[in-house]
RNA sequence: CACGAACAAAGGCAAACCCGCUGCGAGGCGGGGGCGCAAAACCAGGGGCCUGCGCCGCAGGCCGCCCAGUCGCCGAG
Numbered sequence: 001c002a003c004g005a006a007c008a009a010a011g012g013c014a015a016a017c018c019c020g021c022u023g024c025g026a027g028g029c030g031g032g033g034g035c036g037c038a039a040a041a042c043c044a045g046g047g048g049c050c051u052g053c054g055c056c057g058c059a060g061g062c063c064g065c066c067c068a069g070u071c072g073c074c075g076a077g
Stems, first nucleotide, its partner, number of pairs: 003077001012037002017032006035064001041070002045067003048062006
């Protein structure tokens, strides 16, 4: 430096569900909650899925579905 994840540690995120607010909707935000996650961090660029409308189109949403890009804790071997 690269690959990589067994034991252990520190720290972080937060599915379903419930409550409130918000959006036509997919969804979003806040609180509770905790199934899970080394990228379950950032990013909507490609694919995919979803929503609305006047549906070969236009406008949106989802990265906790995959890929690309950016950043990144520990460190068996």

This is a predicted structure of a 77-nucleotide RNA (c-di-GMP-I riboswitch aptamer) from a Solirubrobacteraceae bacterium. The coordinates come from a structure-prediction model, not an experiment, and the mean pLDDT is 80. Of the family's consensus pairs, 100% are formed in the model. The sequence was found by an Rfam model in a public genome assembly. Its Rfam family is "c-di-GMP-I riboswitch aptamer". Its family is annotated with cyclic-di-GMP binding in the Gene Ontology.